The RNA shown here (Pistol ribozyme) has 66 nucleotides. Rfam family: Pistol ribozyme. Its family is annotated with catalytic activity in the Gene Ontology. The sequence is in RNAcentral, with records from Rfam and ZWD.
RNA sequence: ACUCGUUAGGGCGAGUAUAAAUAGCCAUUAGGCCCUAAGCGUCAAUGAUAAGCUCAUUGGGUUGGA
Numbered sequence: 001a002c003u004c005g006u007u008a009g010g011g012c013g014a015g016u017a018u019a020a021a022u023a024g025c026c027a028u029u030a031g032g033c034c035c036u037a038a039g040c041g042u043c044a045a046u047g048a049u050a051a052g053c054u055c056a057u058u059g060g061g062u063u064g065g066a
Base pairs, nucleotide, nucleotide: 001016002015003014004013005012006038007037008036009035010034011033025065026064027063032040042060043059044058045057046056047055048054
């Protein structure tokens, strides 16, 4: 300097051409490291489908402590 941990900005952490991870304070949760905004994943309900896969609509948007 760049890339990555869902997206934008900031923090935290990792890696060096790869996109992962046992890292990202501790415990907890399906809820993804944290904050603000989103609502991508995820969860619930309903509908389509013979069933499953899958799709659509609506709703929720971890919690506690330091």